[in-house]
The RNA shown here (SAM riboswitch aptamer (S box leader)) has 102 nucleotides and comes from a Bacteroidota bacterium. It matches the Rfam family "SAM riboswitch aptamer (S box leader)". From the family's description: The SAM riboswitch is found upstream of a number of genes which code for proteins involved in methionine or cysteine biosynthesis in Gram-positive bacteria. The model forms 97% of the base pairs in the Rfam consensus. Its mean pLDDT, the model's own confidence on a scale to 100, is 77.

RNA sequence: CACUUAUCCAGAAAGACGGAGGGAAUAGGCCCGGUGAUGUCUUGGCAAGUCCGAAAAAUGCGGAUAGUGCCAAUACCUAUCCCAUUUGGGAGCUGAUAAGAU
Numbered sequence: 001c002a003c004u005u006a007u008c009c010a011g012a013a014a015g016a017c018g019g020a021g022g023g024a025a026u027a028g029g030c031c032c033g034g035u036g037a038u039g040u041c042u043u044g045g046c047a048a049g050u051c052c053g054a055a056a057a058a059u060g061c062g063g064a065u066a067g068u069g070c071c072a073a074u075a076c077c078u079a080u081c082c083c084a085u086u087u088g089g090g091a092g093c094u095g096a097u098a099a100g101a102u
Stems, first nucleotide, its partner, number of pairs: 003100006013043005021032003026079004044071004050064004075094001080091004
């Protein structure tokens, strides 16, 4: 990297560096950005899983731990198919995250 399963409309601050684009890919939109974005570091925080406990069992409850991930907008929206025609609904492709196995 590929594979399996699950989730993705919730949640989460500040400082320093840096200096122009950025929001996964392609396209169309729409937003963020010298009132300093994206990004990096530090501290802080949010979240899921793993592990443990009680328990018949549990997707529920509690606890601990060390690895992560995340902290603008539904994965920002749409683009593929089906049903509607109504602004929508469902499935899929792609992507991200966690665990497992290899």